[in-house]
This is a predicted structure of a 348-nucleotide part of an RNA (small-subunit ribosomal RNA, central domain) from an uncultured bacterium. The RNAcentral record of the full RNA draws on SILVA. Rfam family: Bacterial small subunit ribosomal RNA.

Context: one part of a larger RNA
RNA sequence: UUGGGUUUAAAGGGUGCGUAGGCGGACUAUUAAGUCAGUGGUGAAAUCCUGCAGCUUAACUGCAGAACUACCAUUGAUACUGAUAGCCUUGAGUUUGGUUAAGGUAGGCGGAAUGUGUAAUGUAGCGGUGAAAUGCUUAGAUAUUACACAGAACACCAGUGGCGAAGGCGGCUCACUGGCUCGAUACUGACGCUGAGGUGCGAAAGCGUGGGGAGCAAACAGGAUUAGAUACCCUGGUAGUCCACGCCGUAAACGAUGAAUGCCAGUCGUCGGGUAGCAUGCUAUUCGGUGACACACCUAACGGAUUAAGCAUUCCGCCUGGGGAGUACGGUCGCAAGAUUAAAACUC
Numbered sequence: 001u002u003g004g005g006u007u008u009a010a011a012g013g014g015u016g017c018g019u020a021g022g023c024g025g026a027c028u029a030u031u032a033a034g035u036c037a038g039u040g041g042u043g044a045a046a047u048c049c050u051g052c053a054g055c056u057u058a059a060c061u062g063c064a065g066a067a068c069u070a071c072c073a074u075u076g077a078u079a080c081u082g083a084u085a086g087c088c089u090u091g092a093g094u095u096u097g098g099u100u101a102a103g104g105u106a107g108g109c110g111g112a113a114u115g116u117g118u119a120a121u122g123u124a125g126c127g128g129u130g131a132a133a134u135g136c137u138u139a140g141a142u143a144u145u146a147c148a149c150a151g152a153a154c155a156c157c158a159g160u161g162g163c164g165a166a167g168g169c170g171g172c173u174c175a176c177u178g179g180c181u182c183g184a185u186a187c188u189g190a191c192g193c194u195g196a197g198g199u200g201c202g203a204a205a206g207c208g209u210g211g212g213g214a215g216c217a218a219a220c221a222g223g224a225u226u227a228g229a230u231a232c233c234c235u236g237g238u239a240g241u242c243c244a245c246g247c248c249g250u251a252a253a254c255g256a257u258g259a260a261u262g263c264c265a266g267u268c269g270u271c272g273g274g275u276a277g278c279a280u281g282c283u284a285u286u287c288g289g290u291g292a293c294a295c296a297c298c299u300a301a302c303g304g305a306u307u308a309a310g311c312a313u314u315c316c317g318c319c320u321g322g323g324g325a326g327u328a329c330g331g332u333c334g335c336a337a338g339a340u341u342a343a344a345a346c347u348c
Stems, first nucleotide, its partner, number of pairs: 004319003008301001012316001014201004021194003025088001027086005033081002035077008049065006091191001092188003095184004100179001103177003107173003110154001114150008125136002162169002206247006215241002220236004258315006266293013297304002321348003330341004
């Protein structure tokens, strides 16, 4: 490289957009580049293959043929691919009407809880644990009441419920804004799919500058436990967690399952919309999501099964024994932490 693979054995890029490229719906005509056929030329010799012959045989050598998978020219064929022209509506998109949702950004507001402060009532404990102690408390704690302030998060509703490309998104409200989906008719007329590079987004932690800091809490301190206890438990507690702007670019970023299209038995839920029937809240049906089971089929098995891991097509990423190693070196990026790209010796 070919072949084979990629849920769990090695292997799907974290996720979009999109350049080049690859691939691409129905019909008609032209062309004849690919494709196919004929003819002519070239394809040195040797080698290879077949037959025959010469050295006693073989190796070796000679002769003849075939072959030289290819290229060029020319004459044709036109199904398919391509090119050109035209045309179509099923793919894709636009228009219009409605529904729907924690989709996003920014502002305002709310109540519960927690902590703190002030005032009051009140007196000896509180707190914590397996049991304790550290800790707090007669300078009046804990508890209860009133008021005030602060920051963070939004109980119930809540649901194999919804939305988003993914990360993710949950109090209420307003403004701006993105999308799905259903129905309808009209329009454009293949405008599509994928996507190396590229580029945007991307949890948590971490970093820079400036704020903020209630609770929680790495580090740290103390008390316990223990043979020890740099832990688990307890009392404290700083970064951080929060906000703004900028970086980082990684996760078991998981459905451990790339994207798109078509086809292939069913049954039962649930979410959003439509249609029909009438008992006006049910039934039937249809489109789109989201689940449970289960045929065919697939799978090493577990299992998957119209939301495929089935049957096919297109495009991309990735894998090739374990360790060394996602490391070294070099490059690129980063303030740094580090990220990314990525070996070999050696060893089993």